Notes
A computed fold for a 1398-nucleotide RNA from an uncultured bacterium, annotated as small-subunit ribosomal RNA. It matches the Rfam family "Bacterial small subunit ribosomal RNA".
RNA sequence: CCCUUAGAGUUUGAUCCUGGCUCAAUACGAACGCUGGCGGCGUGCUUAACACAUGCAAGUCGAACGGAGUUAAGCGCUGGUUUGAUGCUAGCUUGCUAGUGGAUUUCCUUGCUUAACUUAGUGGCGGACGGGUGAGUAACGCGUGAGUAACCUGCCUCUCAGUGGGGAAUAACGCCCUGAAAAGAGCGCUAAUACCGCAUAACACAUAUUGACCGCAUGAUCGGUAUGUCAAAGAUUUAUCGCUGAGAGAUGGACUCGCGUCCGAUUAGCUAGUUGGUGAGGUAACGGCCCACCAAGGCGACGAUCGGUAGCCGGACUGAGAGGUUGAACGGCCACAUUGGGACUGAGACACGGCCCAGACUCCUACGGGAGGCAGCAGUGGGGGAUAUUGCGCAAUGGGGGAAACCCUGACGCAGCAACGCACCGUGGAGGAUGACGGUUUUCGGAUUGUAAACUCCUUUUAUAAGGGACGAACUAAGACGGUACCUUAUGAAUAAGCUCCGGCUAACUACGUGCCAGCAGCCGCGGUAAUACGUAGGGAGCAAGCGUCGUCCGGAUCUACUGGGUGUAAAGGGUGCGUACGCGGCUUGGUAAUUCAGAUGUGAAAUGUAGAGGCUCAACCUCUGAACUGCAUCUGAAACUAUUGACCUUGAGUGAUGUAGAGUCAGGCGGAAUUCCCUGUGUAGCGGUGAAAUGCGUAGAGAUAGGGAGGACACCAGUGGCGAAAGAGGCCUGCUGGGCAUUAACUGACGCUGAGGCACGAAAGCGUGGGUAGCACACAGGAUUAGAUACCCUGGUAGUCCACGCUGUAAACGAUGAUUACUAGGUGUGGGUGGACUGACCCCAUCCGUGCCGCAGUUAACACAAUAAGUAAUCCACCUGGGGAGUACGGCCGCAAGGUUGAAACUCAAAGGAAUUGACGGGGGCCCGCACAAGCAGUGGAGUAUGUGGUUUAAUUCGAAGCAACGCGAAGAACCUUACCAGGUCUUGACAUCGAGUGACGAUCCUAGAGAUAGGAUUUUCCUUCGGGACACGAAGACAGGUGGUGCAUGGUUGUCGUCAGCUCGUGUCGUGAGAUGUUGGGUUAAGUCCGGCAACGAGCGCAACCCUUGCUAUUAGUUGCUACGCAAGAGCACUCUAAUAGGACUGCCGUUGACAAAACGGAGGAAGGUGGGGAUGACGUCAAAUCAUCAUGCCCCUUAUGACCUGGGCUACACACGUAUUACAAUGGCCGUAAACAGAGGGAAGCAAUACAGCGAUGUGGAGCAAACCCCUAAAAGCGGUCUCAGUUCAGAUUGCAGGCUGCAACCCGCCUGCAUGAAGUCGGAAUUGUUAGUAAUCGCGGAUCAGCAUGCCGCGGUAGAAUACGUUCGCGGGCCUUGUACACACCGCCCGUCA
Repeated sequence: CCCUUAGAGUUUGAUCCUGGCUCAAUACGAACGCUGGCGGCGUGCUUAACACAUGCAAGUCGAACGGAGUUAAGCGCUGGUUUGAUGCUAGCUUGCUAGUGGAUUUCCUUGCUUAACUUAGUGGCGGACGGGUGAGUAACGCGUGAGUAACCUGCCUCUCAGUGGGGAAUAACGCCCUGAAAAGAGCGCUAAUACCGCAUAACACAUAUUGACCGCAUGAUCGGUAUGUCAAAGAUUUAUCGCUGAGAGAUGGACUCGCGUCCGAUUAGCUAGUUGGUGAGGUAACGGCCCACCAAGGCGACGAUCGGUAGCCGGACUGAGAGGUUGAACGGCCACAUUGGGACUGAGACACGGCCCAGACUCCUACGGGAGGCAGCAGUGGGGGAUAUUGCGCAAUGGGGGAAACCCUGACGCAGCAACGCACCGUGGAGGAUGACGGUUUUCGGAUUGUAAACUCCUUUUAUAAGGGACGAACUAAGACGGUACCUUAUGAAUAAGCUCCGGCUAACUACGUGCCAGCAGCCGCGGUAAUACGUAGGGAGCAAGCGUCGUCCGGAUCUACUGGGUGUAAAGGGUGCGUACGCGGCUUGGUAAUUCAGAUGUGAAAUGUAGAGGCUCAACCUCUGAACUGCAUCUGAAACUAUUGACCUUGAGUGAUGUAGAGUCAGGCGGAAUUCCCUGUGUAGCGGUGAAAUGCGUAGAGAUAGGGAGGACACCAGUGGCGAAAGAGGCCUGCUGGGCAUUAACUGACGCUGAGGCACGAAAGCGUGGGUAGCACACAGGAUUAGAUACCCUGGUAGUCCACGCUGUAAACGAUGAUUACUAGGUGUGGGUGGACUGACCCCAUCCGUGCCGCAGUUAACACAAUAAGUAAUCCACCUGGGGAGUACGGCCGCAAGGUUGAAACUCAAAGGAAUUGACGGGGGCCCGCACAAGCAGUGGAGUAUGUGGUUUAAUUCGAAGCAACGCGAAGAACCUUACCAGGUCUUGACAUCGAGUGACGAUCCUAGAGAUAGGAUUUUCCUUCGGGACACGAAGACAGGUGGUGCAUGGUUGUCGUCAGCUCGUGUCGUGAGAUGUUGGGUUAAGUCCGGCAACGAGCGCAACCCUUGCUAUUAGUUGCUACGCAAGAGCACUCUAAUAGGACUGCCGUUGACAAAACGGAGGAAGGUGGGGAUGACGUCAAAUCAUCAUGCCCCUUAUGACCUGGGCUACACACGUAUUACAAUGGCCGUAAACAGAGGGAAGCAAUACAGCGAUGUGGAGCAAACCCCUAAAAGCGGUCUCAGUUCAGAUUGCAGGCUGCAACCCGCCUGCAUGAAGUCGGAAUUGUUAGUAAUCGCGGAUCAGCAUGCCGCGGUAGAAUACGUUCGCGGGCCUUGUACACACCGCCCGUCA
């Protein structure tokens, strides 16, 4: 220089941090679920080193040997057998038959010889290799590097020398015996490359001796001399192969050593052949390897011993790396072969397919006795989630034997089974829009599946069929694989796609079903009627002959931190000191070279990995070459650092000297005030205690007061002052004693720092023994408080507190901050020294040590720390690694006990936590406001009635509203209607809307049935037109209508409430890592975030205020229906009243005082009105899932001969009861009667208001002038005044009831209002509690209107003659605003949370 190094979700209302949990990646000897076309290369009992049926896995050599056997040839012999010539005899058919004879001949048996072959035994070599497994083993077992001067090595290679001559046996075999078998015994014969002497012999070995030379040493090497000892085997095809001795090599082994190699200290001491020596034995060889004797050693905190686990490595997986995990397949080493032990043979074994013994198991048996060992290849049972064929071949490679041919070889080469893994290939390609059908969805328009399909034209990898057909062979022939790979031809899109997922992490969305159910889930979490999270479908995403799940490892995880973390508050500094081991260590200089650095050499097996090439069509796979293998060892060099060694130094450290401050420690003595107790005097009725009391003390004399005595503890001084290591330590004096600081620079010369274990000290409480005890006071007792009160309060009171000697060993033992050293801006106090300057005790300056505050850089998650660091560096120690379980259990140690110290796990949760932010809350604080309290007035709560609600009842008593903020509320008016409810009777395209086709009526009047809806009958009968048609009506069919059915927690709109409270925000800037802050806080002021001035803020918006309406004053203009200075009327006029339009007026403007020269407040003048003049409308951001689906609108769900529609009647008006809101009263501030030409305002009026008049006691009726209204009417206003009543249930009050009437209306029974007469209930001022109200207000009096046929004590308005009282003030109760503080709350205190029980 280049390359490499990725994060996310989850604690909160939000933030930063700490911290755990979880996920995305890769890998696998895997398993499971769904699915499955092909060939290639690999891999395949991880569990029971569990038990094994059957077959095979180690034999070979006749050229070592004697036999035996087979075959062939030759020769010989005995016997049998086959052929049967020349002859002979007989008969005759004269060439035929029969008999005899035996030349010749076939085969068999047997002997010898030769040749070929087979092989039980003797003998040789090999069965120690190859193959399997990982039980054991924490070890020189393995890895790596050395050593053997302490060793061996068959077969193989090379060199030298030799191979002479003899002997005695034994298997086989024969005979015979025992036994079921396995096997064994006896007698006899025989061979060898089997065995044994003899000869020969050194360059061998042993002993003795001697010379040279080497080594750190024990010792070694080479040479000489003398003595002693030891060899041999033959075979043969004559080429050779063997045999013996010696030396050398190669190969293979044995032993020793350095370094490395898991966990546990809740394993700390282990060891008698143990450690060493001498001598003997044994071994291939060293050695306590074994033995005799002697000595008492050896190992261990650098972890012995003990316990647990484990074959080790090359490598493999993962990782940026450092590391972590692992040790299947392939390769190296080790160990084992049913379990344990032992040796034999051999070059080599203490021997997988050898032997002996013992144990377990299995099998055979005549019961006496025998046989066996799959952790070889196949295979079986068993175990298990799980792992293959009782295959072919020795053709290749390799091994054993042999001279060789050859034989053997489950090593090996191949095939079979399994998607178990890796890499490759295919399941078609191009065109094809009316964007087909179908599916899904929809806002009904469409969108999507989708060029996808169909259809047209191609191709043939693969598949099937046929033909040809290898390499692998080196070696003439001989190929398991295999008629396989490969090649050619034909047929035909033909034979070939699934799995998981779609809320975020994490790529991919809709519909339906379900309704905290069913279910999902890796974490967070989803599901309670609109689920992108469950199930299904459509669509989509990802991977693909696979895909997902589960398991394990690493990664992410810098959550073990070497690279690369922390400890004030998150987990974490030991309670403190002294000090051992260890670790670290000042200046100068010389030596060495352990360490370090550089170079060289050896080694680091091969395979793997990597780079470059090459071979299978590519790839996987295989091959070649290079680098690398970061390591270890040896040699050489350098000498800065570390180390070591020698010498020196003084600044670190210590000593000395001179001063100095101090509650430092221990012991002894002394002192004064107060409390309590005791004694004595005086004295009398209470004392004491509390929020208030009581228990308690006191007439046996308390408390109070005076004097004396005892005991314990030491006020003020006293101070973020001093001392001590910490714990701690306080009257004064004396004595002993430890440490610090300053100055000086005489002495030593690195003597230092830290400190695991160890030792010592160590508050309070507690324990033991003995004292002491004034006050205080656990336990305990009593009194209170309380629902209770095992507490807080009170009265008592014992241990204890005190002293001495011991024990305990812990605390929020805290600065929650280990010790030491160095460095890094300042300012200001304070304690103790020293120096300078000064006339100077002061002041000032400088410096050292201690102790505080503020503050920069820096640090920190922030808070904060900041020379007394939590900054920058160095050294050492201690401690931490999510919360709970738990500082618990078990074990050890300590303790008299209490207990302390060390110190887990199972299980469980997804958080627990730190700091800071914004809110909310507080029986926290400060400031302020409100009819909030207080001060007043009038009420409610008690009675009757009205009305609403609850409850109850009912066929129905329709529904909604529910603290304030539901309850004279929706309803500004339920007899029918309204009406939504109930009963009964009816209708089904419908009572209402739209659409298209047909018809032409519909309607009205009358009659009949019916409770009516309705049904039937009679009479009568269309309109407009631009001539196209339209309006209206009818019956039938269908789309649809309809729903006061559900959901106000799916919604819009509207409304209530906090609250007419003064707040709520934004832009830019600044500050903070950030949430956020600032502005908006602070000082004043206001009704007000109103205004002023200040300020890292400057501005702005919604609110406040103002603009609007009304009322109060004036002016101007205009005047009819209004008004009248015109005597009335008419007419006239517009001054006044009034009406209604426009202006003016009020702004702290003026003066004074206060205030900060401000804002503003207070007082005053003027003015109709004075500080917002009074009243109204006007309601910020938001809160309450507040109210309303029944005003209306509306998504979704539900009903459709009914949950829709019509009719009659009933109900909403019920009534043991409870509550709210009103009204009328309880009377004399009153009732009743009379009286008068007293005085309003605001409204309403045509299906209306209605005057005068008449009738009626009256409600009202008759009648109708006037008035669509400043004209007429409602309309009389009432409280006033006079008289009477005289405190009674009344001449109060009027409920209830009876009778008689009136009005409205189809209709007053359920169920209206009014009138007259009669009746005359409760009630005598209202418990706890509670409401309204601050001036033209409360209280009081009447009047009007809406709704409405009729019906108000309700509601909304209006004025009136008359018309108050009180406010000291903000302590408290309620509500609210601002600032601040605490918080474990954020659904926000109606929160959170602890314990018990179920």